[in-house]
RNA sequence: GCGGGGGAACCAAUUUUGUGGGGUGAAUCUUGCUUCGGCAGGAAGGGCAACUUGGAUGCCCUAAUCCGUCAGCUAACCUCGU
Numbered sequence: 001g002c003g004g005g006g007g008a009a010c011c012a013a014u015u016u017u018g019u020g021g022g023g024u025g026a027a028u029c030u031u032g033c034u035u036c037g038g039c040a041g042g043a044a045g046g047g048c049a050a051c052u053u054g055g056a057u058g059c060c061c062u063a064a065u066c067c068g069u070c071a072g073c074u075a076a077c078c079u080c081g082u
Stems, first nucleotide, its partner, number of pairs: 001082006011072001020070001021067004028043006044062006
């Protein structure tokens, strides 16, 4: 220097003790079946390829993890990664 998180005023919530909530990430929503392990489909999102500088098409993925009841935005400031 770059990226992320926390963090005033002002603004925006006010539904907060709940079936909690939030962050990183593309990895979310929804329908059906189910032996409840899972499976199939649709929308949305992401990646690759050729062609092209736009879109269509083809193929693949839609996980995991952290905080620990708590965090909107947010200057100063703090903190993590590089």
Predicted 3D model of an 82-nucleotide RNA (c-di-AMP riboswitch aptamer (ydaO/yuaA leader)) from a Bacillota bacterium. It matches the Rfam family "c-di-AMP riboswitch aptamer (ydaO/yuaA leader)". Rfam links the family to the GO terms regulation of gene expression and cyclic-di-AMP binding.